The part of an RNA shown here (large-subunit ribosomal RNA, domain VI) has 253 nucleotides and comes from Candidatus Colivivens equi. The organism belongs to Candidatus Colivivens, within Bacteria. Rfam family: Bacterial large subunit ribosomal RNA. The coordinates come from a structure-prediction model, not an experiment, and the mean pLDDT is 88.
Context: one part of a larger RNA
RNA sequence: CGCAGGAAUUUUGAGUGGACCUGACACUAGUACGAGAGGACCGUGUUGGACUAACCUCUCGCGUACCGGCUGUUCCGCCAGGAGCAUCGCCGGGUAACCAAGUUGGGAACAGAUAAGCGCUGAAAGCAUCUAAGUGCGAAGCUGGCCACAAGAUAAGAAUUCCAUAUUAGGGUAGUCAUAGACGAUGACAUAGAUAGGCUACAGGUGUACGCAUGGUGACGUGUUCAGCCGAGUAGUACUAAUCACCCGAACA
Numbered sequence: 001c002g003c004a005g006g007a008a009u010u011u012u013g014a015g016u017g018g019a020c021c022u023g024a025c026a027c028u029a030g031u032a033c034g035a036g037a038g039g040a041c042c043g044u045g046u047u048g049g050a051c052u053a054a055c056c057u058c059u060c061g062c063g064u065a066c067c068g069g070c071u072g073u074u075c076c077g078c079c080a081g082g083a084g085c086a087u088c089g090c091c092g093g094g095u096a097a098c099c100a101a102g103u104u105g106g107g108a109a110c111a112g113a114u115a116a117g118c119g120c121u122g123a124a125a126g127c128a129u130c131u132a133a134g135u136g137c138g139a140a141g142c143u144g145g146c147c148a149c150a151a152g153a154u155a156a157g158a159a160u161u162c163c164a165u166a167u168u169a170g171g172g173u174a175g176u177c178a179u180a181g182a183c184g185a186u187g188a189c190a191u192a193g194a195u196a197g198g199c200u201a202c203a204g205g206u207g208u209a210c211g212c213a214u215g216g217u218g219a220c221g222u223g224u225u226c227a228g229c230c231g232a233g234u235a236g237u238a239c240u241a242a243u244c245a246c247c248c249g250a251a252c253a
Base pairs, nucleotide, nucleotide: 001152005163006162007161008160009159010158011157015149016148017147018146021049022048023047024046025045026044027043033038051106052105053104054103055102059100061098066093067092068091069090070089071086072085073084074083075082076081110144111143112142117137118136119135120134170248171247172246173245175189176188177187178186195241196240197239198237199236200235201234202233204230205229206228211224212223213222214221215220
């Protein structure tokens, strides 16, 4: 821009893409078969490999604005307690998010038409013949079935609702943001509000703070104290910020 008014929501599916793998074991059954040795078809179940999708409950990794320990040095007047720097100074842990080595699922069943092949009926050709007329079975393959996209499918589809001459229905800018993200875009919210921050509670992490008391000559221990601190998590709560506004926007009815 188009889809002959403008919108919002929900859809149909022409078409396109993805997937399509496979082992072992057990039962049937030591059965059929075979002198024996050996040893099935068919059917059923269990459990794997590789591949793949989603996810983070578990097991891990990372986790540079979380917690603790330790060293040197400078500073906060000194002690105590801290801060800066030293690869995040080093070390031990670690929430969320992300993630695999972790967890869960998948390949199918089934249906239709067939290939090779196997048939039925059956003439030409009194017989025979799966074929000539007719009619079946039959593959990981084909068409569906499963998953995703999909009306620019210009053949531009369908349904419901809204708007009616009003800057209206609706959309956008600016604003608070994230399940989104290079930027656009997408999605949530915008006071009739939990969108983000703050605060409160909880989860979770670290591991028992400072100060004081007390025991010890002291290093230090113990009590207060499973304390104190705490990024992203889950709820709640209008305290702060989403103010006020602006722009686009429909007829040959």